[in-house]
Context: one part of a larger RNA
Formats: sequence, C1' cells, structure tokens
RNA sequence: GACGAACGCUGGCGGCGUGCUUAACACAUGCAAGUCGAACGAGAAACUUAUAAAUGAUCCUUCGGGUGAAUCUAUAAGCGGACAGUGGCGAACGGGUGAGUAACGCGUAGGUAACCAACCUCAUGCAGGGGGAUAGCCCAGGGAAACUUGGAUUAAACCCGCAUAAGACCACAGCACCGCAUGGUGCAGGGGUAAAAACUCCGGUGGCAUGAGACGGACCUGCGUCUUAUUAGGUAGUUGGUGAGGUAACGGCUCACCAAGCCAACGAUGAGUAGCCGACCUGAGAGGGUGAUCGGCCACAUUGGGACUGAGACACGGCCCAGACUCCUACGGGAGGCAGCAGUGGGGAAUAUUGCGCAAUGGGGGAAACCCUGACGCAGCAACGCCGCGUGAGCGAUGAAGGUUUUCGGAUCGUAAAGCUCUGUCUUUGGGGAAGAUAAUGACGGUACCCAAGGAGGAAGCUCCGGCUAACUACGUGCCAGCAGCCGCGGUAAUACGUAGGGAGCAAGCGUUGUCC
Repeated sequence: GACGAACGCUGGCGGCGUGCUUAACACAUGCAAGUCGAACGAGAAACUUAUAAAUGAUCCUUCGGGUGAAUCUAUAAGCGGACAGUGGCGAACGGGUGAGUAACGCGUAGGUAACCAACCUCAUGCAGGGGGAUAGCCCAGGGAAACUUGGAUUAAACCCGCAUAAGACCACAGCACCGCAUGGUGCAGGGGUAAAAACUCCGGUGGCAUGAGACGGACCUGCGUCUUAUUAGGUAGUUGGUGAGGUAACGGCUCACCAAGCCAACGAUGAGUAGCCGACCUGAGAGGGUGAUCGGCCACAUUGGGACUGAGACACGGCCCAGACUCCUACGGGAGGCAGCAGUGGGGAAUAUUGCGCAAUGGGGGAAACCCUGACGCAGCAACGCCGCGUGAGCGAUGAAGGUUUUCGGAUCGUAAAGCUCUGUCUUUGGGGAAGAUAAUGACGGUACCCAAGGAGGAAGCUCCGGCUAACUACGUGCCAGCAGCCGCGGUAAUACGUAGGGAGCAAGCGUUGUCC
C1' cells in the first nucleotide's frame, strides 16, 4: 500500500459498488420454462334464442278462474372457449457452484486434403397421388395412493408405401488442371438410392431437396502452465502394423491377427496441492502474490453408472439402474433431490429480503395481439469498500465561571464559551415534479430535482503522547497491578502501568487481528 474481511469503541447524510472465503452439509414453503387454436380432433362453465313442465308477482274477475312479469328444471340450436390431449418449436440458452481435474483442461499460435451444423440470410429446383395407426373422448375393470389394464371409436403439419429427381449421394469407368503424403477441384457418361404439409384474415406464413454464407461446435498439433527424487523405473490395448467394426470425422476409439515396441534424470511413474485465463494487488521496473465481483473457457448438478430423444445432451428444475438419506403408505407399494431466487437448520470470527415489476435491456413461443422469464431492472438490509458533503460562519478579553497546575505571582484549557451579527449544505414542513418511452405502456416513485418557509437548531469519535514516531505534566501504584511491534518500562519522586488535565494524529470513522507485495 491492498482486502469479498472479522473483532473492539463510536456512528449524521448521499452516490456508486460489494456481501457464505467455512459444510459440493441437510433442506419446510413459494416461485425460477414455457408457448402456439393461423398444425389437429374433442370440448366444460357462462351467455343468447326457441320449446316443454313446475312455482307464480301484477292486473281483471261471474271468486270457478283468466292474464302471465320473473325464477327454476329439461331438451335443441347458436355463441363461447376453460381444463386435459395429439403435434410443432423451445426446454442443450439463460442462472448456480468450483467438488473433480496437473489435463490439449486452460492460454497462445496454427491445422482439418479427416468434420458437423436446428433457427437466420442468399440462390436454384420442387410439392403428384394413396394408405395406416394412436392419444383424447366413451365403456368396463385393478389400486390406499402413485398410477394402470382391456375394449370400441377418431383427427392432423403424426406415421408409412408409390410417383417425380435439375441438383445431391453411392459404386463404375474417362478427361483436364492442381497440390501438402493419403489426395483435391472441375467437366461429361450410363446405372442405382432417398423428398415434401399444409394453414390462411388471401396480404402471407410455413414444407422438401441442394449449394453458399453467418452464428456455433468437434478433432489434431507446436509452445507455456505448482511442489516433491526422503517417489527411479513405468507400461499388455501397452507401442506399431494389417484387416474389420464404429463415429459427424481422424485415431487402439473397439475387436481379430502379427511384430516388440513406447515413455523416462531435458525427471517418466507415483504422491501432495489446485479449476485455467483476461485481469486484480504490490513494485521504479524485473519480479512476487491472488484468481471475490465483471468477461472468456472448462467441469459438475445427492453419490456411481447408462443410454434415449434431438441439429445439439449422455441433459441442474428429463428417463432408467444401483447406493446413501428423507417423506407417504391400507405394508402390497410409491415419492423426492435449492452448487436457480428468496428462505430454514447446521457449521463458522463472518456474509442480506420467504420484497416489487416485466416499464427498460435480453431470451423462448406465436403471423400478431400477447403469454412466460427470481435472466434482468429496481427496492430492502449491512460504514463491508471507494468517493463526496455536513456537524456552522464572522466579530467577540472583565482573558468570565469552572477544571488542571503552580515557585501562590501566575500559567493553561482560551476567542474557546457567553454575547452580538449572519448563513442554510444536510435537516423539518408545505408546494411543484421529471428524463429513462419513437404513438401507447414506468416497477423504481410522488423518487431525483426545483421552489417557499422554519430554525444553529438534530449530527464526533477513536487511537496515541520513552525512542523508533508527531505529541507532557499532576496524582495513584510500588518488580505489585499492569504495559509491550522491537528496544524495553514498573523494586517510593514512573513523560513507558492506571486516572485526570493538556497535547498529537486521523476522522464517520478510528484502532486491533489475519493475509499478500
């Protein structure tokens, strides 16, 4: 000098930041990923109309009844569109954490003539004609529940053949050019293979194939990346080859066979520790230390394993299996996963609200309206940090009272106070009141800010004073009590302990402790 700090004493305001460093410990509760009716079938409530039955206000009455508002029920039609379902896209982003990892994980520089690619953009070409099932609804069961079985029936942009094939892919065979070893590019040939989906408000929105681009990803390589030799040998899919399988793709990635290699004192192997970087702290620099917040990459999601779906996952709020734990149970069986945002217990020296809003920015779905969004924008708490402001200003000597001290004369606190004259930052009250939002839409927020009025009123502490090191006296104590970063103070005159007066330093902070330079 610095800090994601803590502790002690103290504490007025504002702006901007930051806030579980420990138990990757366990979690009550709520929310954090949905959306599309312009893909599809079915369709509740409510409402309207009509018909029928019941009750029956009002009016008329010959007292028998008639009229029939309104209410309610049932049926039918219309409107309506809830809940659930099929289908599409999203859910692989965003958000969290740092357990693991000493590794092509990260950083940097390259390579892929060994690769992928949904949505988006551009270009070219196309969409003909059929078939089928199933959820839902309905019926009948099983189960305490979670859920589940059977039957009948139904739609689609769901599923499956057929047709078409410029171009694409596959094998065959040819020519030209080029290169970086395997090879690459272009052109022409005949053969084989694979497509599609509709909706519409008629404006469009979608679908299929191929090529190019953009965004993104995958793999490979050079170099760099902590400590330890009181770790010296390690390795059998191990190293290489041939063939096959597998993958988007190269490859012992996997398998069969063959060979015996491969790594290592330029430190292999083992052990310990650790996410890496941009950066941050320090330093004149070289270096040293750190890896909170913010940004990039990686890894993980109760522990271990596995695949499915998909353009993309071996998937935090998906599935299956196993383990531990918790919960429900009718004991047969089931349910769960906060290292998302709040919040709880626990651990700890120690770290916040079960807040408001989608107004902005961004994301998902949708043609759109819009819906969703604990991302995000804000507010709350904490002097945790940085920065700014204030706690008044001027005049004021009988140097008041009082305190301390004294050689008793005085000295000092001290222009300090009182008093007089002012000011109004912050503050209090009242009034006005934004920008952030292109036309509409503002959580923040009646906030920031502005105006008027009131009144010095509401706002100073902490550490130190032997030397280092700025700042001294009195009393108490008497090697006691105590202090202390180092040297060292204290045993009767202690500027070093304790108190007081005075002083020095910093200041809404000041000291102490811890860590780094």
This is a predicted structure of a 517-nucleotide part of an RNA (small-subunit ribosomal RNA, 5' domain) from an uncultured bacterium. Its mean pLDDT, the model's own confidence on a scale to 100, is 82.